[in-house]
C1' cells in the first nucleotide's frame, strides 16, 4: 500500500411508528436494528425517481404519451473521485 480475520474497540442504522418541513421525489429529528468495512464525503457518467414547461395525437376539460427542454430526488442501485478508525494472515 493492497487487503479484511468466526479477532477487539470504536462507528453508522434500513423497514415500520412519531413529529416537523417539500407541490413531490424525498430530507430532519426521535424511536427502532435489516444490515454496513467506507452504510464517511462529492450527483461526474449510468440508472430509477419527481415536479415544471414545450411539443405532438386523442380528448370539451381532466388526464395519458413523447422528448437528445428546466429544475430537482436518490451516496443504502451500479461506476468512479476523495478523505479516514482498527490490524490478524497474506
Nucleotide at each position: 500500500c493492497u487487503c479484511g480475520a468466526a479477532a477487539a474497540a470504536g462507528g453508522c442504522a434500513a423497514a415500520c411508528c412519531c413529529u416537523c418541513c417539500g407541490u413531490g421525489a424525498g430530507g430532519a429529528g426521535g424511536c427502532g436494528a435489516c444490515g454496513c468495512a467506507a452504510a464517511g464525503c462529492c450527483a461526474c457518467g449510468g440508472u430509477a425517481c419527481u415536479c415544471c414547461c414545450c411539443g405532438c395525437c386523442g380528448u370539451u376539460c381532466a388526464c395519458g404519451c413523447u422528448g437528445c427542454g428546466g429544475a430537482g430526488u436518490a451516496a443504502g442501485c451500479c461506476g468512479g473521485g476523495u478523505u479516514a478508525c482498527c490490524g490478524a494472515a497474506a